Glycine riboswitch aptamer from Albidovulum sp., 100 nucleotides, folded computationally. It was read from a public genome assembly, where an Rfam model found it.
[in-house]
RNA sequence: GCGUCAGGAUCGGGAGAAUCCGGCGGUGGCAACACCAUGCGCCGGUGCCGAAGGAGCAACCGCCCCGGUAAACUCUCAGGCGCCAGGACCAUCCUGACGA
Numbered sequence: 001g002c003g004u005c006a007g008g009a010u011c012g013g014g015a016g017a018a019u020c021c022g023g024c025g026g027u028g029g030c031a032a033c034a035c036c037a038u039g040c041g042c043c044g045g046u047g048c049c050g051a052a053g054g055a056g057c058a059a060c061c062g063c064c065c066c067g068g069u070a071a072a073c074u075c076u077c078a079g080g081c082g083c084c085a086g087g088a089c090c091a092u093c094c095u096g097a098c099g100a
Stems, first nucleotide, its partner, number of pairs: 002099009012090002018046001020045005025036004047081003053077001054075003060068003
């Protein structure tokens, strides 16, 4: 110097899907109601997305029962559905372990 794996750094790159529906404040008033305030928040619901995390399995392996076992596939528990943020993965650099 090279490869694999792990960790770290970067105003680096980085997709999808509803800015959906309903409710939630104060004062006055018996009430109907009036006036003021009103948050990208909270609660509930419906629809949807897959690329944090999680779960499932084909070939294959263990003689068999049964078990082990991958992904960007499948599920959608979790997460997410304007911007921002987050984001698997990628790029560059640094560090460590292992290998030839």
Of the family's consensus pairs, 90% are formed in the model. Its mean pLDDT, the model's own confidence on a scale to 100, is 78.